Small-subunit ribosomal RNA, 5' domain from an Alphaproteobacteria bacterium, 475 nucleotides, folded computationally.
The prediction has a mean pLDDT of 86.
Its Rfam family is "Bacterial small subunit ribosomal RNA". Gene Ontology terms of the family: ribosome and structural constituent of ribosome.
Context: one part of a larger RNA
RNA sequence: GAACGAACGCUGGCGGCAGGCCUAACACAUGCAAGUCGAACGGGUGCAGCAAUGCAUCAGUGGCGCACGGGAGAGUAACGCGUGGAAACCUACCUUUUGGUUCGGAAUAACAUUGGGAAACUGAUGCUAAUACCGGAUAAGCCCUACGGGGGAAAGAUUUAUCGCCGAAAGAAGGGUCCGCGUUGGAUUAGCUAGUUGGUGAGGUAAAAGCUCACCAAGGCAACGAUCUAUAGCUGGUCUAAGAGGAUGAUCAGCCUCACUGGGACUGAGACACGGCCCAGACUCCUACGGGAGGCAGCAGUGGGGAAUAUUGGACAAUGGGGGCAACCCUGAUCCAGCCAUGCCGCGUGAAUGAUGAAGGCCUUCGGGUUGUAAAAUUCUUUUGGUAGGGACGAUGAUGACGGUACCUACAGAAUAAGCUCCGGCUAACUUCGUGCCAGCAGCCGCGGUAAUACGAAGGGGGCUAGCGUUGUUC
Repeated sequence: GAACGAACGCUGGCGGCAGGCCUAACACAUGCAAGUCGAACGGGUGCAGCAAUGCAUCAGUGGCGCACGGGAGAGUAACGCGUGGAAACCUACCUUUUGGUUCGGAAUAACAUUGGGAAACUGAUGCUAAUACCGGAUAAGCCCUACGGGGGAAAGAUUUAUCGCCGAAAGAAGGGUCCGCGUUGGAUUAGCUAGUUGGUGAGGUAAAAGCUCACCAAGGCAACGAUCUAUAGCUGGUCUAAGAGGAUGAUCAGCCUCACUGGGACUGAGACACGGCCCAGACUCCUACGGGAGGCAGCAGUGGGGAAUAUUGGACAAUGGGGGCAACCCUGAUCCAGCCAUGCCGCGUGAAUGAUGAAGGCCUUCGGGUUGUAAAAUUCUUUUGGUAGGGACGAUGAUGACGGUACCUACAGAAUAAGCUCCGGCUAACUUCGUGCCAGCAGCCGCGGUAAUACGAAGGGGGCUAGCGUUGUUC
């Protein structure tokens, strides 16, 4: 000098765009953050109707989604990440092509009846539907095969236009796995390793493999740093620097990991699953003491910690996501608004004229000098702010939270708007008074003990400016 997710002191007019718990991965009151489909299904309730039935709504069965989106960085020195390759794999929804969509069956929730329990919840009996479940048939292609053969599928709905269902092949996009190279410090850590290293066989997985197991062999790693230990999410990037490099990994984007702590599987195309389940633990809450409930590292918000970091806001209008044929519903993703000079950028706090160089202040050699064209005064202007009127783009037809916002026009009036720091040298800027090694200053050198340009005040001056200065950190 530059930079900052900054903080502190003094000060503070406006706007645009960004940013905003770096600390306790501490504990959390309350609300919301994942639902949707009646064009899969039976039923309850309400309304209309003489009825058939229709409409609305509710819980249940069923489907899809909940593995995305959102948060955090605890762990991890690792094929975790980055980069370049590889072969032994999977993929719901979507696209293309192709071949099918047949016949039956037995249940069960809801519901009804009746029990248990304080509650959470739960038992028994009876009835019923399906795109829920099961069996048969068929098999172009598919799977297995000792090539003789064997195995295996489907679901219907409707407003009659469609939407679906099953098998197979390919695509797109996504994911799993393996390998080369790169990836912090410590040797005051020198030896480490028995599923350990390899083989055979078996099991297992979507898939290669000690991934697991039995048997056999005795290997494997290490001074080019194994093992141990400390620290740490990695990267694109960011800051700085002429560069090489150094430091760093907030916001945005990619990957990884985690979801009260530890472990486990279930369902599923996909999880070993933040707002799912089970077990154990700590903590909190309810209890009729028998037993139960919970998990903000989602958005707000609270306590606590801290030098320090915001609203218990609006809307689905846009973009995107889930469900649905659709209408539409949901969406603290998102888009907006609120708070904060936290940063960057822009604008303003007036302009021109104005000498008797007014008054006042300060200095003085008492002549004067300086503040100073500064003020007053005169003539103008109206950014910002105020009042009134008009008023968008974002929305291709409709639909606007933002918002009567941005923006435009008119009116009045200099009106509503300047501070902070420094002035011994480095380093731009000097005098007077007070103080008297005191009080104090200080980044370094150093000032202060009676004439202090270095302390404190005043006048004057320098610098930056809605900021200025200090502290911290990096180069």